Predicted 3D model of an 85-nucleotide RNA (c-di-GMP-I riboswitch aptamer). Its Rfam family is "c-di-GMP-I riboswitch aptamer". Its family is annotated with cyclic-di-GMP binding in the Gene Ontology. Of the family's consensus pairs, 95% are formed in the model.
[in-house]
RNA sequence: AGAAGAUAAAGGCAAACUUAUUGAAAAAUAAGGACGCAAAAUCUCAGGUCUAAGGUACUACUACUAAGAUGGCUGGAUUUCCUGA
Numbered sequence: 001a002g003a004a005g006a007u008a009a010a011g012g013c014a015a016a017c018u019u020a021u022u023g024a025a026a027a028a029u030a031a032g033g034a035c036g037c038a039a040a041a042u043c044u045c046a047g048g049u050c051u052a053a054g055g056u057a058c059u060a061c062u063a064c065u066a067a068g069a070u071g072g073c074u075g076g077a078u079u080u081c082c083u084g085a
Base pairs, nucleotide, nucleotide: 004083005082012037013036017032018031019030020029021028022027035072041078042077043076045075046074047073048070049069050068054065055064056063057062
C1' cells in the first nucleotide's frame, strides 16, 4: 500500500412501532425504541422503487407525468475505526 475479516477490544449508527411537528402525498425531523449495520459515513452520477400536489388527456371515473422522495434498493465516486487472529 492492497486485499480480507472474528463468538476480540473501544466507540458509532438505529429498522419496525409509538408520540409530536412539517408535507398534497411519498416521506422527513425530534424524542422514545432496537431489527439490523464495517461503511447503515458523504454525494442523486447511472439504474430501480415510492408518491402525484401541479400539469396533460378525458364529460367524469381514471390514466400518464418529478421539478418531490428513497444512500437502510443496486452499481459508481469520495472519505473512514479496529484486527496479522
Its mean pLDDT, the model's own confidence on a scale to 100, is 83. The sequence was found by an Rfam model in a public genome assembly.